[in-house]
Context: one part of a larger RNA
Molecule: small-subunit ribosomal RNA, 5' domain
Organism: uncultured bacterium
């Protein structure tokens, strides 16, 4: 010198665009952050009054495994890279092929009643579905078994046998939206391997499910993943095991590079959701705003029980040097639901707050010496602030007030927003500071103080003429900033 999610002193017009709890993964009041569908299904209401409309609390279906927020764990196939999957899985979409016949039995809401302070819970009556269950056909699909190219290999593919589907719905009607099965695809993701990135050897030995087997179990799959048996193996100075720190990465910063350092904001990928554990549902999940256990913790109880979980968006305590508003809108982009109007979205889009950044204007312009006054300084002669000022012409960016006023939105629909921008008025009007002036390092003089106060990044200033302490003048640098601190190159 150059960065910086900064903080500090001082100061501070304005405008684009970006950042904005780095500390306690400390606890949180409130409000909101995932729902939809009545064109599956009965019910119960409401309104206009005879047939409509609209509502919804239950069943039901599809989404709450996205999107959001954090970086607590993690030195590991977590992440990057590249590869393998003859060891695997994908709901919604696409495409392509076949189908969807008959029947049953419940059950929740309505009902009646009972227990309870609540939270909720029970009994009995009754009722329907695209909920649930057989029955029937069925394959190129599973399983078995045979046969059996290609391959390093357990495999394409062919034969027998067995098993195993369906729902409906809207419309006047083509027809539209759904059901099952099965094949491809696409996406998505699961595993496995090579290689690749932290420190300490003042951590040198480590392992019993360990290492390997023939088997079983379990899984969408291989696998000691688990389990019973057999065998004694496995790793390690090419640093195992321990202990420390740490989410990785694309990228940022620096740097001529080489390489050092960072993982904020945006993107990918992981991991976590009060701790600790554990399955359920479903394509998907061991699930932030689902369930169960256990612990801490907070709160309500009629003492018997109960209820929560902001690392979602606002906001509040508290920690800190330090980090914002309990705003507006779904108008656009994207999500979910539905045929569809829509509705839901603190996702997002915009406002706000902050000189936090980094850009860009602006605080006037031109003439003007009697070099006024003052201020400092002085050899008292004068010098110096200084063309600066005043004065005179001029301009009006921005701030002001009037007027008009978008794009973003395809026929409609703008939160931003009367904003952005464009005319028009008046007036120099409303808008400058902060470090240093000893050398290093651009810039000096007076006074006060007198090793005292005090400076100080280093050398190093001050004990009576201090360019070095403070104030003043003056100068120098930078400028809506300007120093210090702090951390990296």
């Nucleotide at each position: 010198g150059g960065a910086c999610g900064a903080a500090c002193g001082c100061u501070g017009g304005c405008g684009g665009c970006g950042u904005g709890c780095c500390u306690a993964a400390c606890a949180c009041a409130u409000g909101c952050a995932a729902g939809u569908c009545g064109a599956g299904c009965g019910a119960g209401g409401u309104g206009u009054a005879u047939a409509c409309a609209c509502c919804u609390a239950g069943c039901g279906g599809c989404g709450g495994a996205c999107g959001g927020g954090u970086g607590a764990g993690u030195a590991a196939c977590a992440c990057g890279u590249g590869g393998g999957u003859g060891a695997c899985c994908u709901g919604c979409c696409u495409c392509a092929a076949a189908g969807a016949g008959g029947g049953g039995a419940a059950u929740a809401g309505c009902c009646u009643c009972c227990c309870g302070a609540a939270a909720g819970g029970g009994a009995g009556a009754u009722u329907a579905a695209u909920a649930c269950c057989g029955c029937a056909u069925g394959a190129c699909a599973u399983a078995u078994g045979c046969c059996g190219a290609c391959u390093a290999a357990u495999a394409a593919g062919g034969c027998a046998u067995a098993u195993c589907a369906a729902a409906g719905g809207a419309g006047a009607g083509a027809u539209c939206c759904g059901c099952u099965u099965u094949g491809a695809g696409a996406u998505g993701g699961g595993c496995c391997c090579g290689c690749g990135g932290c420190g300490c050897a003042u951590u040198a030995g480590c392992u019993a499910g360990u290492u390997g087997g023939a088997g079983a179990g379990g899984u969408a799959a291989c696998g000691g993943c688990u389990c019973a048996c057999c065998a004694a193996g496995g790793c390690g100075a090419c640093g195992a095991u321990g202990c420390g720190u740490a989410g990785c990465c694309g990228a940022c910063c620096u740097g001529a590079g080489a390489g050092g350092g960072u993982g904020a904001u945006c993107g990918g990928c992981c991991a976590c959701a009060u701790u600790g554990g554990a399955a359920c549902u479903g394509a998907g999940a061991c699930a932030c705003g689902g369930u169960c256990c256990a612990g801490a913790c907070u709160c309500c109880u009629a003492c018997g029980g109960g209820a929560g979980g902001c690392a979602g968006c606002a906001g509040u305590g508290g920690g800190g040097a330090a980090u914002a508003u309990u705003g507006c809108a779904c108008a656009a982009u994207g999500g979910g639901g539905g045929a569809a109007a829509c509705c839901c979205u603190g996702a997002u889009g915009c406002a706000g707050c902050a000189a936090c950044g980094c850009c860009g204007c602006g605080u006037g312009a031109a003439c003007g010496a009697u070099g006024a006054a003052g201020g400092c300084c002085u050899u008292c002669g004068g010098g110096u602030c200084g063309u600066a000022a005043a004065g005179u012409u001029c301009u009006u960016u921005g701030a002001u007030c009037g007027g008009g006023g978008a794009c973003g939105a395809u026929a409609a629909u703008g939160a931003c927003g009367g904003u952005a921008c464009c005319c028009g008025a008046a007036a120099a009007a409303c808008a400058a500071g902060c470090c240093a002036c000893g050398g290093c390092u651009a810039a000096c003089u007076a006074c006060g103080u007198g090793c005292c106060a005090g400076c100080a990044g280093c050398c190093g200033c001050g004990g009576u003429a201090a360019u070095a302490c403070g104030u003043a003048g003056g100068u120098g640098g930078c400028g809506a900033g300007c120093g210090u601190u702090g951390u990296c190159c």